[in-house]
RNA sequence: GCCUCAGUGACCAAGUGGGUAAGGCGUCGGUCUCGUAAACCGAAGAUCAUUGGUUCAACCCCCAUCUGAGGCU
Numbered sequence: 001g002c003c004u005c006a007g008u009g010a011c012c013a014a015g016u017g018g019g020u021a022a023g024g025c026g027u028c029g030g031u032c033u034c035g036u037a038a039a040c041c042g043a044a045g046a047u048c049a050u051u052g053g054u055u056c057a058a059c060c061c062c063c064a065u066c067u068g069a070g071g072c073u
Base pairs, nucleotide, nucleotide: 001072002071003070004069005068006067007066011024012023019056027043028042029041030040031039049065050064052062053061
């Protein structure tokens, strides 16, 4: 330098036939308990790496860029 893959809440992770993002863990509150933990119930938390474009509408399609992993030279 070139090619491929990946980037989504604090962390892990589903969603890439376009219709405003599932779940787990963690956090907070409640029930229970003498108290804690466990269990159960509820809540908050991601404008999806950055920027532009296409579209009525983009995590998803297209251009460029950044970061990481692997491969080739």

Predicted 3D model of a 73-nucleotide RNA (transfer RNA) from Saccoglossus kowalevskii. The organism belongs to Saccoglossus, within Eukaryota. RNAcentral holds the sequence, with entries from Ensembl Metazoa. Model confidence (mean pLDDT): 84 of 100. It matches the Rfam family "tRNA". It is annotated as a transfer RNA.